Model confidence (mean pLDDT): 84 of 100. Predicted 3D model of a 76-nucleotide RNA (c-di-GMP-I riboswitch aptamer) from an Acidobacteriota bacterium. The sequence was found by an Rfam model in a public genome assembly.
[in-house]
RNA sequence: CGAGCGAAAUGGCAAACCCGGCGCAAGCCGGCGGCGCAAAGCUACGGAUCCCCUCGGGGACCGCCGAGCUGCGGAA
Numbered sequence: 001c002g003a004g005c006g007a008a009a010u011g012g013c014a015a016a017c018c019c020g021g022c023g024c025a026a027g028c029c030g031g032c033g034g035c036g037c038a039a040a041g042c043u044a045c046g047g048a049u050c051c052c053c054u055c056g057g058g059g060a061c062c063g064c065c066g067a068g069c070u071g072c073g074g075a076a
Base pairs, nucleotide, nucleotide: 012037013036018031019030020029021028022027035063041069042068043067045066046065047064049060050059051058052057053056
């Protein structure tokens, strides 16, 4: 000097309720709020769940599970 492990600190996201707006709906956006989250960052790729209709399609959800991609800090 570099790498691994790793304590702490700083910072981040943000459920429910309520208010406003959008959507047929699932749900989404903003405000409030803070239940929780070390990927609760991103992608609907697989499954699950939910909604709509003409039953074969179209949609929602990554804060349900899996997968892929990316990522902050560093004492002894």